A computed fold for a 475-nucleotide part of an RNA from an uncultured Actinomycetes bacterium, annotated as small-subunit ribosomal RNA, 3' major domain. Its mean pLDDT, the model's own confidence on a scale to 100, is 85. The RNAcentral record of the full RNA draws on Greengenes.
Context: one part of a larger RNA
RNA sequence: UGACGGGGCCCCGCACAAGCGGCGGAGCAUGCGGCUUAAUUCGAUGCAACCCGAAGAACCUUACCUGGACUUGACAUCAUGGGUCUACCUGCAGAAAUGCAGGGUGCUUUUGCGCUCAUGACAGGUGGUGCAUGGCUGUCGUCAGCUCGUGUCGUGAGAUGUUGGGUUAAGUCCCGCAACGAGCGCAACCCCUGUUCUAUGUUGCCAGCGCGUUAUGGCGGGGACUCAUAGGAGACUGCCGGGGAUAACUCGGAGGAAGGCGGGGACGACGUCAAGUCAUCAUGCCCCUUAUGUUCAGGGCUGCACGCAUGCUACAAUGGGUAAUACAACGGGCAGCGAUCCGGCAACGGUGAGCGAAUCCCUUAAAGUUAUCCUCAGUUCGGAUUGAAGUCUGCAACUCGACUUCAUGAAGCCGGAGUCGCUAGUAAUCGCGGAUCAGCAAAGCCGCGGUGAAUACGUUCUCGGGGCUUGUACA
Numbered sequence: 001u002g003a004c005g006g007g008g009c010c011c012c013g014c015a016c017a018a019g020c021g022g023c024g025g026a027g028c029a030u031g032c033g034g035c036u037u038a039a040u041u042c043g044a045u046g047c048a049a050c051c052c053g054a055a056g057a058a059c060c061u062u063a064c065c066u067g068g069a070c071u072u073g074a075c076a077u078c079a080u081g082g083g084u085c086u087a088c089c090u091g092c093a094g095a096a097a098u099g100c101a102g103g104g105u106g107c108u109u110u111u112g113c114g115c116u117c118a119u120g121a122c123a124g125g126u127g128g129u130g131c132a133u134g135g136c137u138g139u140c141g142u143c144a145g146c147u148c149g150u151g152u153c154g155u156g157a158g159a160u161g162u163u164g165g166g167u168u169a170a171g172u173c174c175c176g177c178a179a180c181g182a183g184c185g186c187a188a189c190c191c192c193u194g195u196u197c198u199a200u201g202u203u204g205c206c207a208g209c210g211c212g213u214u215a216u217g218g219c220g221g222g223g224a225c226u227c228a229u230a231g232g233a234g235a236c237u238g239c240c241g242g243g244g245a246u247a248a249c250u251c252g253g254a255g256g257a258a259g260g261c262g263g264g265g266a267c268g269a270c271g272u273c274a275a276g277u278c279a280u281c282a283u284g285c286c287c288c289u290u291a292u293g294u295u296c297a298g299g300g301c302u303g304c305a306c307g308c309a310u311g312c313u314a315c316a317a318u319g320g321g322u323a324a325u326a327c328a329a330c331g332g333g334c335a336g337c338g339a340u341c342c343g344g345c346a347a348c349g350g351u352g353a354g355c356g357a358a359u360c361c362c363u364u365a366a367a368g369u370u371a372u373c374c375u376c377a378g379u380u381c382g383g384a385u386u387g388a389a390g391u392c393u394g395c396a397a398c399u400c401g402a403c404u405u406c407a408u409g410a411a412g413c414c415g416g417a418g419u420c421g422c423u424a425g426u427a428a429u430c431g432c433g434g435a436u437c438a439g440c441a442a443a444g445c446c447g448c449g450g451u452g453a454a455u456a457c458g459u460u461c462u463c464g465g466g467g468c469u470u471g472u473a474c475a
Stems, first nucleotide, its partner, number of pairs: 001475002003472003007469007015459002019422005026313008034304002042053002064299007073122001077121007085114001088103006106113002124288002127286003133282002135277003138273001140271001145184006151160003164175003190265004195233007205222002209220003236259001239253005315415001319374007331362003336355002341350003381412001386407007428451007
């Protein structure tokens, strides 16, 4: 100087407390361990692995296994020599890869380009090492810290500054001070959202004036309004009062759409964990080279006594069923979204208008409201499981897809010890969209809007963190 303390003091955080809803019990989905297996590819492992890489495992993907094949190779560059030989079609063998036979033959100013055969340099490796690395990322932590120059002090390590008195979300600011300044962080500058003005009105809007319709901005027209796009204004403790060192600041108030950081996002200091990744990519070294490379078919990654994690659905009456009816936002669409009409109980099929989209479509939002049935039961709760019949995608749904209909109707009556999230348009609850994608195991992820709470006395205690100080046989 640090680190540590079941030392002290001060301060903060959904850290506790106060509340609301869960998890832990059930069924299912998904990931992991274990076991099994020819293979169940690999990585991730306290917080910070376990719906994680994977924003899509039937084939492909695919790296694994079994078997069949190839050896300058599926891919690249170059050299030497040879061949006018591409592609493609048909038949045969085969699981295919591929092989054999027949047909066929590119561009061209022929030196040739392209293709192909042989040879040689070489290719190739999701093989190893993340403890050789770059890059990227997690974490402490959006915590308020981490340092430097000069000066001063100390023999020196080092100290001072950065400590102190206040204050703040903040090393934020004020005051003081052997310090004076500065840098990386904080904040602001960026984006979204909340108010308003100006400009512009099509595909958006419709107040006023007309036309038309059973009805609809449907039409003429209009720019008022909504909205869209762009540019401004607006919030700064600016104003008033109390407190305070007259300071920083803080409390209350006015005006205001918004008030003291308005709300949200992006943004992550010096560093820590030899943290993670050689399987995104790049890369040193090591290793394989008729195989650890390449290709094909089938299988596996989906196995199942069991354990854990994250979710979904429930156990019901603030509910379930049926009928009627109201109101969104974000997004996506041409090998696409698909209206309308018809068929089917339905999944869906036929038809195919319109739309490369503020125009058309996906697109009826659901919870809600109204009416009615059920009346506390393993039930008109719950929907697992299983049987049968189908639909769709796709060469192909056996291993191993989703969906529909009929039948079946399991566990489950609110969950032990323990444990998690959340402070406001939040929790809870309700639906909608998108990426990936032929299809889909999505109940996941990322977004969007609808309805919309309770509680916070307080900082003794638990956890994590910041500052000062103290002890130390630790570095």